[in-house]
RNA sequence: ACAAAUUGAAGAGGCGCAACCGACAAGAGUAAGGCAAGGGAGCCAGCCAGGCGGAGAACUUGCAAGAAAGGGGAGGUUGCCGAAGCGUCCGUUUUGGCAAGGCGGAUUGGCUGGGCUAUGGCUUAAGAGGCCAUGGACUGUCGCAGGGAAGGUACCUGCGUUGCGCUUGCAAUUUGA
Numbered sequence: 001a002c003a004a005a006u007u008g009a010a011g012a013g014g015c016g017c018a019a020c021c022g023a024c025a026a027g028a029g030u031a032a033g034g035c036a037a038g039g040g041a042g043c044c045a046g047c048c049a050g051g052c053g054g055a056g057a058a059c060u061u062g063c064a065a066g067a068a069a070g071g072g073g074a075g076g077u078u079g080c081c082g083a084a085g086c087g088u089c090c091g092u093u094u095u096g097g098c099a100a101g102g103c104g105g106a107u108u109g110g111c112u113g114g115g116c117u118a119u120g121g122c123u124u125a126a127g128a129g130g131c132c133a134u135g136g137a138c139u140g141u142c143g144c145a146g147g148g149a150a151g152g153u154a155c156c157u158g159c160g161u162u163g164c165g166c167u168u169g170c171a172a173u174u175u176g177a
Base pairs, nucleotide, nucleotide: 002176003175004174005173006172007171008170009168010167011166014081016080017079018078019077020076021075024072034063035062036061037060038059042052043051044050046098047097048096084112085111086110087107088106089105090104091103092102093101113139114138116136117135118134119133120132121131122130123129140162142160143159144158145157146156147155
């Protein structure tokens, strides 16, 4: 010099992932409230408690007015490639309390390589978006087999696995030599 293992560093997948800003669309002529008429005992988001209601509940019609949040979002900026998303646990918040929901943290190993899509379910105002399960074709990595005038670490075909992975003329340590 070379090979292998470990650790680090740098990278690849592509409608790639996430965050922030964001015109605008939708929510919605809806909710809550006001006036009038009808109506005649219920109403307050799931449960308990509590409250409102014959001094008129739910509901219906008309008139005049009339929101907001979460979610979406062309495009831009930033950080990245277990990017991230679920699940679980903890904390916090909302509430009178519980549940559900929001936010944050942990997860060196509970699941998923990635985007798209179909069906079903959950969420939601929603045929938007998001999440979960199952399937489909596609794609990336690695491995095996085969192929083309010949070689090839390149390309093609088929099959299999999947990120705790893969690649590297890079660095260090150890072992072999």

Predicted 3D model of a 177-nucleotide RNA (Lysine riboswitch aptamer) from Lactobacillus delbrueckii subsp. delbrueckii DSM 20074 = JCM 1012. Model confidence (mean pLDDT): 79 of 100. It was read from a public genome assembly, where an Rfam model found it. Taxonomically the source falls in Lactobacillus delbrueckii subsp. delbrueckii (Bacteria, Bacillota, Lactobacillales, Lactobacillus delbrueckii).